[in-house]
RNA sequence: AGAGUUCGAUCCUGGCUCAGGGUGAACGCUGGCAGCGUGGAUAAGGCAUGCAAGUCGUACGAGCUGCACUGAUUGUGCUUGCACAAUUAGUGCGUGCUAGUGGCAAACGGGUUAGUAACGCGUAGGGAAUCUAACUUUUCCUCGAGCAUAACUCUCCGAAAGGAGAGCUAAUUCUCGAUAGUCUGCACAAACGUAAGUUUCGUGCAGUAAAGGUUCGCCGGGAGAGGAAGAUCCUGCGUCCUAUCAGCUUGUUGGUAAGGUAACGGCUUACCAAGGCUACGACGGGUAGGGGGUGUGAGAGCAUGGCCCCCAACACUGGAACUGCGAUACUGUCCAGACACCUACGGGUGGCUGCAGUCGAGAAUAUUCGGCAAUGGGCGAAAGCCUGACCGAGCGACGCUGCGUGAAGGAAGAAGGCCUUAGGGUUGUAAACUUCUGUCGUGUGGGAAGAACUUUGACGGUACCACACAAGAAAGGGGCACCUAACUCUGUGCCAGCAGGUGCGGUAAUACAGAGGCCCCGAGCGUUACCCGGAAUCACUGGGCGUAAAGCGUCUGCAGGCGGUUUGGCGCGUCUGCUGUCAAAACUUAAGGCUCAACCUUAAGACGGCAGUGGAUACGGCCUUACUGGAGGCAGGGAGAGGUAAGCGGAACUCCUGGUGGAGCAGUGAAAUGCGUUGAUAUCAGGGGGAACACCAAUUGCGAAGGCAGCUUACUGGCCCUGUCCUGACGCUCAGAGACGACAGCGUAGGUAGCGAAGCGGAUUAGAUACCCGCGUAGUCUACGCCGUAAACUAUGCCGACUAGGCAUUGGAGGUAUCGACCCCUUCAGUGUCGAAGCUAACGCGUUAAGUCGGCCGCCUGGGUAGUACGGCCGCAAGGCUAAAACUCAAAGGAAUAGACGGGGGCCCGCACAAGCGGUGGAGCGUGUGGUUUAAUUCGAUGCUAAGCGAGGAACCUUAUCCAGGGCUUGAAACCUAGCUGCAAGCCUCCCGAAAGGGAGGCCGCUUACGAAGGUGCUAGGCAGGUGCUGCAUGGUUGCCGUCAGCUCGUGUUGUGAAAUGUUCCCUUCAGUGGGUUAACGAGCGCAACCCUCGUUGCAUGUUACUUUUCAUGCGAGACUGCCGUGGUCAACACGGAGGAAGGUGGGGAUGACGUCAAAUCAGCAUGGCCCUUUGACGCCCUGGGCGACACACGCGCUACAAUGGCUAGGACAGCGAGUAUAGCAAACCCGUGAGGGGGAGCGAAUCUCUCAAACCUAGUCUCAGUCCGGAUUGGAGUCUGCAACUCGACUCCAUGAAGCUGGAAUCGCUAGUAACCGCGGAUCAGCCACGCCGCGGUGAAUACGUUCUCGGGCUUUGUACUCACCGCCCGUCAACUCAGGAGAGCUGGUAGCACCCGAAGCUCCCAUAUUGUUUGGGAACCACGGUGAGAUUAGUGAUCAGGAGUAAGUCGUAACAAGGCAUCGCUAGGGGAACCUGGCGAUG
Repeated sequence: AGAGUUCGAUCCUGGCUCAGGGUGAACGCUGGCAGCGUGGAUAAGGCAUGCAAGUCGUACGAGCUGCACUGAUUGUGCUUGCACAAUUAGUGCGUGCUAGUGGCAAACGGGUUAGUAACGCGUAGGGAAUCUAACUUUUCCUCGAGCAUAACUCUCCGAAAGGAGAGCUAAUUCUCGAUAGUCUGCACAAACGUAAGUUUCGUGCAGUAAAGGUUCGCCGGGAGAGGAAGAUCCUGCGUCCUAUCAGCUUGUUGGUAAGGUAACGGCUUACCAAGGCUACGACGGGUAGGGGGUGUGAGAGCAUGGCCCCCAACACUGGAACUGCGAUACUGUCCAGACACCUACGGGUGGCUGCAGUCGAGAAUAUUCGGCAAUGGGCGAAAGCCUGACCGAGCGACGCUGCGUGAAGGAAGAAGGCCUUAGGGUUGUAAACUUCUGUCGUGUGGGAAGAACUUUGACGGUACCACACAAGAAAGGGGCACCUAACUCUGUGCCAGCAGGUGCGGUAAUACAGAGGCCCCGAGCGUUACCCGGAAUCACUGGGCGUAAAGCGUCUGCAGGCGGUUUGGCGCGUCUGCUGUCAAAACUUAAGGCUCAACCUUAAGACGGCAGUGGAUACGGCCUUACUGGAGGCAGGGAGAGGUAAGCGGAACUCCUGGUGGAGCAGUGAAAUGCGUUGAUAUCAGGGGGAACACCAAUUGCGAAGGCAGCUUACUGGCCCUGUCCUGACGCUCAGAGACGACAGCGUAGGUAGCGAAGCGGAUUAGAUACCCGCGUAGUCUACGCCGUAAACUAUGCCGACUAGGCAUUGGAGGUAUCGACCCCUUCAGUGUCGAAGCUAACGCGUUAAGUCGGCCGCCUGGGUAGUACGGCCGCAAGGCUAAAACUCAAAGGAAUAGACGGGGGCCCGCACAAGCGGUGGAGCGUGUGGUUUAAUUCGAUGCUAAGCGAGGAACCUUAUCCAGGGCUUGAAACCUAGCUGCAAGCCUCCCGAAAGGGAGGCCGCUUACGAAGGUGCUAGGCAGGUGCUGCAUGGUUGCCGUCAGCUCGUGUUGUGAAAUGUUCCCUUCAGUGGGUUAACGAGCGCAACCCUCGUUGCAUGUUACUUUUCAUGCGAGACUGCCGUGGUCAACACGGAGGAAGGUGGGGAUGACGUCAAAUCAGCAUGGCCCUUUGACGCCCUGGGCGACACACGCGCUACAAUGGCUAGGACAGCGAGUAUAGCAAACCCGUGAGGGGGAGCGAAUCUCUCAAACCUAGUCUCAGUCCGGAUUGGAGUCUGCAACUCGACUCCAUGAAGCUGGAAUCGCUAGUAACCGCGGAUCAGCCACGCCGCGGUGAAUACGUUCUCGGGCUUUGUACUCACCGCCCGUCAACUCAGGAGAGCUGGUAGCACCCGAAGCUCCCAUAUUGUUUGGGAACCACGGUGAGAUUAGUGAUCAGGAGUAAGUCGUAACAAGGCAUCGCUAGGGGAACCUGGCGAUG
C1' cells in the first nucleotide's frame, strides 16, 4: 500500500466481498510447565445453608462464675471438740462471662447499572445565601439540685412471634436552677456607600452550658473562634436518534407577604399581574448511567465505557417519615402490594444487585477454600475484639509474557509410503546408529525476604539453592483454483459435497473425499459474533449533480448566509506573552526491581480544553467620515406573435333553401359498412353557424417560466441604446412563505362547424377488446371557480469577475463613403454555428462553458421493493406534496469499441432472377430412406451440407451373435516364462453329427535313443481378443460457406483504453487485380502466375505394315494489351482493329486463406478412458435364416406415353479402355430360333481379342388407335456361373400385354462443342439384381432486354436493451409453492397522562382528655396502592383482501430492443384477459 467481482473486450460510475488490528467472549480439534492479569455481558429472575458490623466493664445497675475470708444450717466420723462434705448469707478480689441501660460506629467499606437525556456527568467559575460528629490549634469553664426507666421480681395473654399490668433500681440517660462570652436575638450610635447594605478592640437589654470515670498515668464533658477534610446549593459551556413529534406551559413566568430550610429560591401557601419556552428545535417519542479512559486509524475521526479510579442512582415493588453531624438508611422502623415459608387458622416471619453456593434462563462465566501475617476500617485508655474490605490459595489456554518437547555427528541417500516418462524422483540428515547435555520432570537435602515494633507468616517446606537419575512424560491446528504463502495421485460423476467473494462438481476435479508432499502459525490453531480500518462508500481534512443517483416547472421575497472604495475609533472575533487548572491510574520517554519478558516502581513529558491577566490591530465585526465603479433614478430615442378587453375581415368547412343534372359517390393494400332515383357526388346562386387565422415566416422576435401569430382600437408590464444630470452600497442569494403555471381532468352556465377518448358497425387476423375504414358522445370553444402535474428539457439553479478567434443573423449608436440608399469599420445588447487553451469516463462543452474563481440556495449516496405503505397537510373528486421498512439480488448503470443481426440505407457479384432449352412432381419398374412389421429385418449418415450415401458388386462367404440352434476356452491369429512331452509332427481311414466339433484306429520318416537345440502337443501363468461405449476426450481424413476475395502481422502514428489506421476514399478488375490519393510504410497467408492437359508448330528418340502425316515420350517455340486508333487523370484500364492455330485469366483440371457449423467418421485406420473375459463371453468356430419383409410416405433414376416416331431390310463413320501362370481376352469354323455349346488360331498386346458402335442415311410398312405405341405382370420351356440359384442371380425363347395419351401446387439442371439426344468402355466381380458410378467419343442447339423482385455472397454506412450473437433478448396476466411487510370486523396485553371515587402509614393543623405536657380519642388538608370512565400511544394476534419478492424446463399472447414490423417515451383521461390500445398536449433519449 491494495485486491476480487457487472462486459465478447474497454474506460468510468457504483455497490458487494477479502487481506490488518481488537474482545470480559463462545464453539470445534488439540493440549507440557511457569509468572502476571482476568472470569454471570443473559433473568435489577427466585433463593436452601454458613459467614459479611460491631465494640466499650476506665459510663451504669444486675445476674452467673472462680478464688479468698467471715457467719449460719445439715450430714458423717467420733474422745464433744475437732475434721471432712454439702447447702446458704455477706465481704473482698478477678483488668472472667452474659443479657440490659448508656456511648460511639452502623450514612464507611462491599455490590449492581434497573431508572435517569438531567446541573445526572464533565469542565470552568460563584456562594455578601450555607452546614459539619470524630481529628487538630487556641481561649475559657466543668457549680448545685431533682424526676424517672430498662434489667430484675410477681401476675396474666399467646401455638409461636411477642405482649400487657403491678412493684424496685443505677448512670457519662433525662429535667431544673446558677454563672459565662469575640455566641444568638432586638434596639441604638458612628463610619463608608447614590442605594441595597456593610463594618466597628461601639453601647444597652434579653436568652442558651456542662458528666463524670479512674489502677491517679490519664481519659472524658460544655461554650466560643480558627484549620484540615467532607457535604449542600447556584451558573456559563459541552453531552445520542427522531419534525411521519410544531407548538408547549397554570405553581406555569414574575411580584408582595408569610411559612419552611443548614441555606438561596414557587421550595410551599394566599393575593396581584399575564407572563415564560420554541425552527440556534420547545413539547413529545425511542434509546442510554456519565467521565478518566479503551479499541482502531497516518491523522481528522468512528466505535465503545468490562477490570482499575472519580461521580451519580438503586437495594423485593411503591409510599413515608423517625433517629442522627450526616440517611429519607443494602444485612434500621412503619404502611400497602406481589412472592415464599411457619401455624394450634386466631396470627406471624422473610428480602444474597455482600462472599461462597443453588435452581432457572442461556452459546457462556469459578471454591458453600485459608487467614486477619500484611494494608486499611470500626470500637476501646489499652491489651484486644470484629472485618467474605483485604491478603492469599483453588478452578478455567479466557488473555498477555517466558520456557520446553533435545543438541552435535550421521548417505548404504536404508526400509516403508507417495509419484513416475519405469531411468528415477521425493519424504530426507529426516530416521536408525554414535557421542553429549539436563531447561522441564522425579527423588533427596538446605531454605528465605515479605516484620517499621516486644509479640505475630495464611501464603509455605512456597520461591530459590545443591546433589543424583534418565532423551526419558511433552505437537498440534488450519490451509494449498484466484484474491493468498503452498500440488500431485486415487475415488466420486451437477451425485455426495465445498463455499468469504468470484465460483467448483454432469468420467481425466491442483476447488468435493482420502492419501502423499508442501505452506502458515505453534500450546495453540481455526470458526462464529461484534467494533475500527481498508471505505475519498456522508468527503472538515477529502466527493459529486448535461447523458451514470442527483438543479425545485418558474418567479417575488421575510429570517439567515455573503457583501464595492475610503477616514478615524473600539478591541468582539483573530494573533501573541504570562498565570491557574485539566485528580490518581492509563499513554510516551528515561532509569530501576522481579534470572528475562509480561508485570511492577520512580522521575520527566504530554493531557489539543476552560478561565484569568498583559499586549498587537493588518483582516472580519461594530460605531463613524467620505466616494462612485455595483444598484437605482432622470432625459432623449427604439424594436417586438409581451399581457387584458372590445370590435372588424377574408379563404376554407359544414348545414339549410332554390336551380342544372342523372347514377353513382365515398373509402382501401384490396374491400366492406356508409351515402344515393324520397335525386346523392358534381356544379351555380342565396342564407346561417362555429372554430382556426394560408402566403408574409426565418437558424426571426417577445416573455420569469408555462407560453404568445389575421386586422384595428383602448388600457398596461418588461427590455435595449444614447447622454453621464441625480441618489450614494440602497446589493447578491434565499429555508419557510406567496404568486404564476401546457395538456388532460372537475364544478356551474352557455356554445358545438370540424376533429374526436368512450361506444357502434365494416375489414384484417389463428384471435384483433388494436393498427385501416364509416359513424360518433364527452371533450376541444366562452365566462367564472378548482386542479398544480409533464421528456414543465438546454435532461445544464441564480448572481458577479476573468480567459484566442472565424462566420451568420436581430435591435440600437458612432464612423467612413455616397446626391442618397447599399457596402465597409468600431461598439452595446441578444440569437445561432465552427472552433484555441482548458475541462470531461467518453460523448462532447468551449465568452450563451460542462474552462478558471467567488457568494448563496436546492438535490444525490447500489438495484428492486417504491415515489409505494402508514401518518400528516391540500383537493369536490381524480389525485397531489411529504415519505419509509421488512424482504431480495451481486449486480443495476453511463460512454465508447469489435462483431452479429434488422420486415434500415447505399454499391457490387453469382444459371440468383429474368430470357431460353430439357427435366422432376402424375404412370410402371429399379434403387436408397423413413415408417410399420419381424425371432432378426446389423450399424452409421438426417435441411441446404442424409437419402443409386459408407457399399467400385449382401445366394453361402462377405456379415458386424442381427435372429434361432450346436460347439471351443491361453483360445481362430501373436509374444514370453516354467514344467511335462518318443505314444512326434504330418497324412490316411472309420464312427456320431447339419457342420463345427468330439471319439477311435492306422501309415510313414529322422536322430547322437531322448540329454541339449529347434519343432509339436498338453498343463500352469503373464496375456490375447472385442465392428462393445464415448466423434461432446482425440489424431488423421472429409463436407459446407466457397475458388467467395478475403484473413492477418511488424514498425510507426492516433486514442486513458478496448481498439483504430494500414485494409477507408476515387477509378478499375474475375480478383484486397492494378492505378491515383492518403499517417502511414512494408510484409505474410490467400488471388494471379508457376504445374498437368487440349488446341498450332519445330527437333530428337521409339513402337508399329508403312512413311511425310498419325501415335508415344522428352526438349522447345508461340500470346505479352506486344502493335495501331479512340476514350480515360499524359494512369490503371476499357472499346475497336490488324496479324495469328489461338486475343485480352484461349478451354479444362489440379490447387481450397484465417475461420464457422462441439458438422461427419471410435464401423477404414490409429488412439486416451471406461466396460466384457468364462464354462450360458460383448471373444472364437459352425449350420440355417435375416440384412431382399410391405397398408404407406419421400429422394434419385430408367422406360414410356409415340409419326422429329415404331417395325423390317440394307448401308456409313469413333474414342477412352481391358485382357492369362492363384489361367484371361478369345478369332475363324460347326451346332442351336436364341441365351449359349463345341472349337481353339492369335495375344502378356500401336501386332491378337473384346469390337458388328448407336443415333445417322436409303428403301418399305404402320396412319393417330391404348395402336405394329408402351412394355409391367404372369404361365411355360431353357442357357450360364457357382458346393448350392427355394427364400434370393442374370440372360434367352414362346405366350401373356397392366398403368400410361406429356403430368396440380411446387421444383431442378444448363451460357457452347455447353444443354439435349446417341451409343461404347472400365472398376468391383465366380455370377449378378448396374437403369448406379467413373470415363469415352458421335450428332449438336436456343437465349441473356436487364438487376425491380427471390436466394446466396462481398464492401460500406446506420440503429441495437443482441455477444450461446434474431432459432437473440424480453413484458404482463393466469395457475402452483414459499417468504416478509401492509389493510382488516375485531380480540388480548403494556405504557404514560386526564377526570372522578376510595384513602393505609406518615407529616401538618384543629378539638377534647386537661391547669401544663407526653399519650389517647375525634375531625380536617396532602397522599401510595386500588377502582370507574373516555381517549392517546405501543406491541401481539385475526377469517379475509390487495400488492411485492423468490422458485432449471406450466398456460395465454408478443408490449419493448432493428423503422421491433403502428417510432418510442412523459403527464393525463377513458377502455381492455394480459402485456397494452386510443384521445389531448409535450420531448427526441

Model confidence (mean pLDDT): 82 of 100. The RNA shown here (small-subunit ribosomal RNA) has 1485 nucleotides and comes from an uncultured Candidatus Saccharibacteria bacterium. RNAcentral holds the sequence, with entries from SILVA.